[in-house]
Predicted 3D model of a 116-nucleotide RNA (SAM riboswitch aptamer (S box leader)) from a Bacteroidota bacterium. The model forms 90% of the base pairs in the Rfam consensus. The sequence was found by an Rfam model in a public genome assembly.
RNA sequence: UUCUUAUCAGGAAAGACAGAGGGAAUUGACCCGAUGAAGUCUUGACAACCUACCCCGUAUCAAAUCGGGAUAAGGUGCCAAAUUCAACCCAGGCCUAUGCCAGGGAAAGAUAAGUU
Numbered sequence: 001u002u003c004u005u006a007u008c009a010g011g012a013a014a015g016a017c018a019g020a021g022g023g024a025a026u027u028g029a030c031c032c033g034a035u036g037a038a039g040u041c042u043u044g045a046c047a048a049c050c051u052a053c054c055c056c057g058u059a060u061c062a063a064a065u066c067g068g069g070a071u072a073a074g075g076u077g078c079c080a081a082a083u084u085c086a087a088c089c090c091a092g093g094c095c096u097a098u099g100c101c102a103g104g105g106a107a108a109g110a111u112a113a114g115u116u
Base pairs, nucleotide, nucleotide: 003114004113005112006111007110008109013043014042015041016040017039021032022031023030026087027086028085029084044079046077049075050074051073054069055068056067057066083108088105089104090103092101093100094099
């Protein structure tokens, strides 16, 4: 870097350095930010994808396997707002309306595990 699968409305911040941006990209909206953004470091938390261990079930001669659960030791991840929202397709309600409200899917993206 490619592809596959799963998940994405839940959850969880302090300190130090730093100093103006940030919320993936484009456009728009809306937010966060000198009561300190991004980034780096330390510590802590959250979570439970993978590994390990344990339990229950399944299967078996016994195992492996498969399903569920517990823990949080190891590998990742993550700690404003749904992946902040919309954009493309389908479809609904209110309505004078180019306005307002709400739904499903796709695409793109993120993370994990595997794969190239």